[in-house]
Molecule: c-di-GMP-I-GGC riboswitch aptamer
RNA sequence: GGUGUAAAUCGCAAACCAGCCGAAAGACUGGGACGCAAAGCCACGGGUCUAAAGCAUCUGCUAUGAUCGCCGGGCUGCCAAUC
Numbered sequence: 001g002g003u004g005u006a007a008a009u010c011g012c013a014a015a016c017c018a019g020c021c022g023a024a025a026g027a028c029u030g031g032g033a034c035g036c037a038a039a040g041c042c043a044c045g046g047g048u049c050u051a052a053a054g055c056a057u058c059u060g061c062u063a064u065g066a067u068c069g070c071c072g073g074g075c076u077g078c079c080a081a082u083c
Base pairs, nucleotide, nucleotide: 001083003080004079011036012035016031017030018029019028021026034069040075041074042073044072045071046070047067048066049065054061055060
């Protein structure tokens, strides 16, 4: 440096429930663990979700909102069986 089938130490925490913020998607806090070797950080590219405001006007379009636990990319990092 690669790699993550082993071990050990540490860590994160889906669904769901309660509280709380938000127009919503969703965020945050506590409980809770489905999972995760970057499930640490960054919305930079693509995707997905939402549509208050705006535009349109027959119910639609649009991110400036959200998601890094959808994928890619960037930055940083623990352990070490094996190569």